[in-house]
This is a predicted structure of a 73-nucleotide RNA (transfer RNA) from a Methylophagaceae bacterium. The coordinates come from a structure-prediction model, not an experiment, and the mean pLDDT is 81. The organism belongs to Methylophagaceae, within Bacteria. The RNAcentral record of the sequence draws on ENA. Rfam family: tRNA. Rfam links the family to the GO term triplet codon-amino acid adaptor activity. Rfam classes the family as a transfer RNA.
């Protein structure tokens, strides 16, 4: 060089046939406990990799870029 995949919360990965984006963990607050971990509650955290189309309407579909994986030369 070519093919084919992936890119959503810090992390790990969900999101059905386009309709206001969610789980587990971790962090934070409160309860429980003499204290601390477990354990219960609870709230926060995301311009969905960039730019541009399509359509009322795009994380989802098109194109193009960039990171990244696999595999072929």
């Nucleotide at each position: 060089g070519g093919u084919c995949g992936u890119a959503u919360a810090g992390c790990u990965c969900a999101g059905u046939u386009g309709g206001u984006a969610g789980a587990g963990c971790a962090g934070c607050u409160c309860g429980c406990u003499c204290a601390u971990a477990a354990c219960g509650a609870g709230a926060a955290g995301g311009u969905c990799g960039g730019u541009g189309g399509u359509u009322c309407g795009a994380a989802u579909c098109c194109a193009u870029c960039u990171g990244u994986g696999a595999c072929c030369a």